[in-house]
Context: one part of a larger RNA
RNA sequence: GGAUGAACGCUGGCGGUAUGCUUAACACAUGCAAGUCGAACGGUCUUUUCGGAGAUAGUGGCGGACGGGUGAGUAACGCGUGAGAAUCUGCAUUCAGGUCGGGGACAACCACUGGAAACGGUGGCUAAUACCGGAUGUGCCGAGAGGUAAAAGGCUUGCCGCCUGGAAAUGAGCUCGCGUCUGAUUAGCUAGUAGGUGUGGUAAAAGCGCACCUAGGCGACGAUCAGUAGCUGGUCUGAGAGGAUGAUCAGCCACACUGGGACUGAGACACGGCCCAGACCCCUACGGGAGGCAGCAGUGGGGAAUUUUCCGCAAUGGGCGAAAGCCUGACGCAGCGACGCCGCGUGGAUGAUGAAGGCCUUUGCGUCGUAAAAUCCUGUCAGAUGGAAAGAAAUGUACAUGUGCUAAUAUCACUUGUAUUUGACGGUACCAUCAAAGGAAGCACCGGCUAACUCCGUGCCAGCAGCCGCGGUAAUACGGAGGAUGCAAGCGUUAUCC
Numbered sequence: 001g002g003a004u005g006a007a008c009g010c011u012g013g014c015g016g017u018a019u020g021c022u023u024a025a026c027a028c029a030u031g032c033a034a035g036u037c038g039a040a041c042g043g044u045c046u047u048u049u050c051g052g053a054g055a056u057a058g059u060g061g062c063g064g065a066c067g068g069g070u071g072a073g074u075a076a077c078g079c080g081u082g083a084g085a086a087u088c089u090g091c092a093u094u095c096a097g098g099u100c101g102g103g104g105a106c107a108a109c110c111a112c113u114g115g116a117a118a119c120g121g122u123g124g125c126u127a128a129u130a131c132c133g134g135a136u137g138u139g140c141c142g143a144g145a146g147g148u149a150a151a152a153g154g155c156u157u158g159c160c161g162c163c164u165g166g167a168a169a170u171g172a173g174c175u176c177g178c179g180u181c182u183g184a185u186u187a188g189c190u191a192g193u194a195g196g197u198g199u200g201g202u203a204a205a206a207g208c209g210c211a212c213c214u215a216g217g218c219g220a221c222g223a224u225c226a227g228u229a230g231c232u233g234g235u236c237u238g239a240g241a242g243g244a245u246g247a248u249c250a251g252c253c254a255c256a257c258u259g260g261g262a263c264u265g266a267g268a269c270a271c272g273g274c275c276c277a278g279a280c281c282c283c284u285a286c287g288g289g290a291g292g293c294a295g296c297a298g299u300g301g302g303g304a305a306u307u308u309u310c311c312g313c314a315a316u317g318g319g320c321g322a323a324a325g326c327c328u329g330a331c332g333c334a335g336c337g338a339c340g341c342c343g344c345g346u347g348g349a350u351g352a353u354g355a356a357g358g359c360c361u362u363u364g365c366g367u368c369g370u371a372a373a374a375u376c377c378u379g380u381c382a383g384a385u386g387g388a389a390a391g392a393a394a395u396g397u398a399c400a401u402g403u404g405c406u407a408a409u410a411u412c413a414c415u416u417g418u419a420u421u422u423g424a425c426g427g428u429a430c431c432a433u434c435a436a437a438g439g440a441a442g443c444a445c446c447g448g449c450u451a452a453c454u455c456c457g458u459g460c461c462a463g464c465a466g467c468c469g470c471g472g473u474a475a476u477a478c479g480g481a482g483g484a485u486g487c488a489a490g491c492g493u494u495a496u497c498c
Stems, first nucleotide, its partner, number of pairs: 001498004006494005013344005019337002021302001026300003030297003035062003040059002043056005069255003078180007087172002093167007100134001102132002109124006139148003153160003181227003188218003193215008230252004234245004257278005280291001282289002308334001311332002316330001317328004347377004357368003381439001383434005391425001396420005402414003442487003446483001447468003453482005463470002
């Protein structure tokens, strides 16, 4: 000198844009943050012009493995980079083939009944795209013979589905080379340990597990142990080499009160799922139950220190749905904070009796100083009044056009066109008019380094100080004043990095 997610002191006009618990991965009141589908299913209820329309607890499907948070752990194939073979992949795309024929249940519901509650129990009825046999093979296994083995329908009737297999895509799992902090005042470490055979296991290679056999494997090119730490793209600095760092944004990883475990599923050993144990906490009729903000707000606590219990799904994106649509604290916006960066303003021109006043003085003056006053202008921002966007494309609806299905100018599906519908921000940005210099400047410093000097007070006191050093009676170094210098809505200080 530059930099910061900064803090502190003094001060503070406006806008844009970014950004905001670095500490206790401490504990959390309250609300919201993941639902959706009635075009899978039976039932119940509401309404009705008796055609229908609507709501939905339950069964079922898809999604809750994404999105959002945090950095505790981890020195590791965790990450980065390059390669590899023994794998899986829901939804979406594409190709091929199929969707036949049966059965028995269980919720809801009804009856009885237990419990304070949470939640149940027994018996009975019932539907399905729920469940289970049978048939069928392009598939798979096998050298072959042969074996194995799937499906589901719905509605608005041409669409949406369902099953099997192939391909490609996307995503994921696995292996290896190289790179990846400090300590030797840590020198030896290791028995599933290193390898083999067999067997099991996995989607998949493998001591991944087990049985047996061999006695190996790692290590001064730093094993092991200890400490510290999420890694990277990047960021800061620097001419570079390098050093430091890893907030926001993006990729990967890990975690979800602490520890362990599996279930379901294409995918989890699952933040707002389940089970067990523990700590904490709440309810209780004492028998037993309930909970997990490192989601968004917010509270207490810790701390030098970090925001609103806001608005909206209008846009973008996601889930479900045929669609309308519903949900979405993702996101879009608004609020708070000079925390950073950027822009603008606090007026402009003229104006010498160099006014008054302050300070200084050698008492002549000098200086604040064209500064003010005064005169003439301007109108940014703030204020008032009026006008007023883009962000909206779709989708749906209505009409028309064409194509397909069809006997059909019915319907239905699709193409194109026209009209219409949708804005949280927000009456915001922006524009015009009005009035008015009116509402808007501070902070640090002035001994040298280092730009900027005098007076008064104090008298080794009070104090200053980054280093050198100032202060003991004329202190340009302390405190005040006048003046000067620097930066400016900021200026200084502290901390940290280069």
A computed fold for a 498-nucleotide part of an RNA from a metagenome, annotated as small-subunit ribosomal RNA, 5' domain.
Model confidence (mean pLDDT): 86 of 100.
RNAcentral holds the full RNA, with entries from SILVA.